[in-house]
Context: one part of a larger RNA
RNA sequence: UGACGGGGGGCCCGCACAAGCGGUGGAGUAUGUGGUUUAAUUCGAGGCAACGCGAAAAAACCUUAUCAGGGCUUGACAUGUUGGUGGUAGGAACCGAAAAGGGGACCGACCCGCAAGGGAGCCUUCACAGGUGCUGCAUGCCUGUCGUCAGCUCGUGUCGUGAGAUGUUGGGUUAAGUCCCGCAACGAGCGCAACCCCUACCCUUAGUUGCCAUCAGUUCGGCUGGGAACUCUAGGGGAACUGCCGGUGACAAACCGGAGGAAGGUGGGGAUGACGUCAAGUCCUCAUGGCCCUUACGCCCUGGGCUACACACGUACUACAAUGGCCGGUACAGAGGGCAGCCACCUGGUGACAGGGAGCAAAUCUCCAAAGCCGGUCUCAGUUCGGAUCGAAGUCUGCAACUCGACUUCGUGAAGUUGGAUUCGCUAGUAAUCGUAUAUCAGCAACGAUACGGUGAAUACGUUCCCGGGCCUUGCACA
Numbered sequence: 001u002g003a004c005g006g007g008g009g010g011c012c013c014g015c016a017c018a019a020g021c022g023g024u025g026g027a028g029u030a031u032g033u034g035g036u037u038u039a040a041u042u043c044g045a046g047g048c049a050a051c052g053c054g055a056a057a058a059a060a061c062c063u064u065a066u067c068a069g070g071g072c073u074u075g076a077c078a079u080g081u082u083g084g085u086g087g088u089a090g091g092a093a094c095c096g097a098a099a100a101g102g103g104g105a106c107c108g109a110c111c112c113g114c115a116a117g118g119g120a121g122c123c124u125u126c127a128c129a130g131g132u133g134c135u136g137c138a139u140g141c142c143u144g145u146c147g148u149c150a151g152c153u154c155g156u157g158u159c160g161u162g163a164g165a166u167g168u169u170g171g172g173u174u175a176a177g178u179c180c181c182g183c184a185a186c187g188a189g190c191g192c193a194a195c196c197c198c199u200a201c202c203c204u205u206a207g208u209u210g211c212c213a214u215c216a217g218u219u220c221g222g223c224u225g226g227g228a229a230c231u232c233u234a235g236g237g238g239a240a241c242u243g244c245c246g247g248u249g250a251c252a253a254a255c256c257g258g259a260g261g262a263a264g265g266u267g268g269g270g271a272u273g274a275c276g277u278c279a280a281g282u283c284c285u286c287a288u289g290g291c292c293c294u295u296a297c298g299c300c301c302u303g304g305g306c307u308a309c310a311c312a313c314g315u316a317c318u319a320c321a322a323u324g325g326c327c328g329g330u331a332c333a334g335a336g337g338g339c340a341g342c343c344a345c346c347u348g349g350u351g352a353c354a355g356g357g358a359g360c361a362a363a364u365c366u367c368c369a370a371a372g373c374c375g376g377u378c379u380c381a382g383u384u385c386g387g388a389u390c391g392a393a394g395u396c397u398g399c400a401a402c403u404c405g406a407c408u409u410c411g412u413g414a415a416g417u418u419g420g421a422u423u424c425g426c427u428a429g430u431a432a433u434c435g436u437a438u439a440u441c442a443g444c445a446a447c448g449a450u451a452c453g454g455u456g457a458a459u460a461c462g463u464u465c466c467c468g469g470g471c472c473u474u475g476c477a478c479a
Stems, first nucleotide, its partner, number of pairs: 001479002004475001007474008016463002020426004027318008035309002043054002066304007075128001079127002083123003090107002094103002110119003130293002133291003139287002142281002144278001146276001151190006157166003170181003196270004201238007211227002215225003241264001244258005320419001324378007336367003341360002345356004385416001390411007432455007
């Protein structure tokens, strides 16, 4: 100087506790993991920081790395090289057949050049290709984490024999090493903050596909003429700075209260992650040193597996009901997507959907809400709750739904009556609750992920305690 504590002391912070609201742990199912099983159940990830995690933003084939079987050996792919090749490359009936691979009657080319010849392609030879084989403890890149915590350092000077100290400690203050004051320090850098994006208010420019106050028409639909006000869209600008007032404070920084204001003290949200820590994660994204395989640890194919199931754990979804279930009527979003697409509307079907069919490469057409509201019914039951499971019949995608897809209808109607110890999230448009969209994608295991809006709470006395962290101080058998 640092590390450390199941040592002490002081100060401070964080949904850390407390105060609240809703969950988890019990049930069924989905999903990931362990274990077991298996020919194979490919591999990785392992407290927080592995377990709806990874390339999984889509495992029926493909993917696919795994297993069984069938095949290939200059190879599925690249560059060079040796020799050969016009009935050559390519196509192809047929044989065989699960496909790949193998054989193959027949058809049959291209570019440069008059030609010879050369190129391309093919066969062949050799160099080599290839490896999701090993090592993340040889590495790069990228990432997680402490932590958006307020820290981490340097130059010169000064002090000390030196390691080093000082600055960075102290008094206040802040979300902040934020700022002020003091001080053998004076300055500076990386971090903090600001500069960037979204959002909240206003002005302005523009006015179609969006809008409709005034005027006219109207089939009553902004539909038409028209309008440029309003909403909105998307460019530009303004606005917030403790600027103003009062109080507290050390005449400071700042704090408390107030005014005005759409917004007030970082307005709300995002992006942004210092020096470093964990030999943290990744050689299965990619790159790469070394090692290993080379008629196989490479490559092609068919089928299976990754979907197994006594069990255990994590994360979710759906419930156990009346603040509810069911039936009928009726209203209101935002964001995003759409041509091998989104599909209005009509017809058929109980329905999934099918047959017609308009519009739309979209502020134009379309996908398109639910909770809510109004009325009715059920009356506390394992029920008109709950929907697992199973039977039957279907729809759709796709070469193909047996292993192993989603959805529909009819029937069936399991556990479950609020969940032990425990444990998690959240401080406001948040929690809770309700639906919508998208990526991936033929289809779909999505109840996942990522966005979007609708409805919309309770509580915070406080810092004694638990957890994590920052600063100062003290201790130490550690370096």
Overview: A computed fold for a 479-nucleotide part of an RNA from an uncultured bacterium, annotated as small-subunit ribosomal RNA, 3' major domain. The coordinates come from a structure-prediction model, not an experiment, and the mean pLDDT is 82.